A computed fold for a 96-nucleotide RNA from Christensenella minuta, annotated as THF (Tetrahydrofolate) riboswitch aptamer. Its Rfam family is "THF (Tetrahydrofolate) riboswitch aptamer". Its family is annotated with tetrahydrofolate metabolic process in the Gene Ontology. RNAcentral holds the sequence, with entries from Rfam and Ribocentre. The prediction has a mean pLDDT of 87.
RNA sequence: UGCAGAGUAGAUUUUGCGCGUCAAGUGUAUCAGGAUGGGAUGUCGCCUGAUAACGAAAAGGCCCUUGCCUUGCGGUGCAAAGUCGCGUCCGCUGCU
Numbered sequence: 001u002g003c004a005g006a007g008u009a010g011a012u013u014u015u016g017c018g019c020g021u022c023a024a025g026u027g028u029a030u031c032a033g034g035a036u037g038g039g040a041u042g043u044c045g046c047c048u049g050a051u052a053a054c055g056a057a058a059a060g061g062c063c064c065u066u067g068c069c070u071u072g073c074g075g076u077g078c079a080a081a082g083u084c085g086c087g088u089c090c091g092c093u094g095c096u
Base pairs, nucleotide, nucleotide: 002095003094004093005092010084011083012082013081014080015079016078017077018076019074020073021072028052029051030050031049032048033047034046038090039089040088041087042086058071059070060069061068062067
């Protein structure tokens, strides 16, 4: 010098434990913020908040009973594992 590799936020599948089903959550739009490979920077990716619109699958059993249990349902929350996984510049590792 050249080539290759490691590594992010996250995404998805499975499992477990939960939440809701008296409707929150998820998803959408707008606005304002935040974090993000080892460093800097960055968004059409991710997260948070506010506003607005839209929106659902419940059923069975026990019981004197308000209650409990079970099975479903929700583009539902968290954790673990598998798989996938930074644009630019500079680094790190290996080979050359």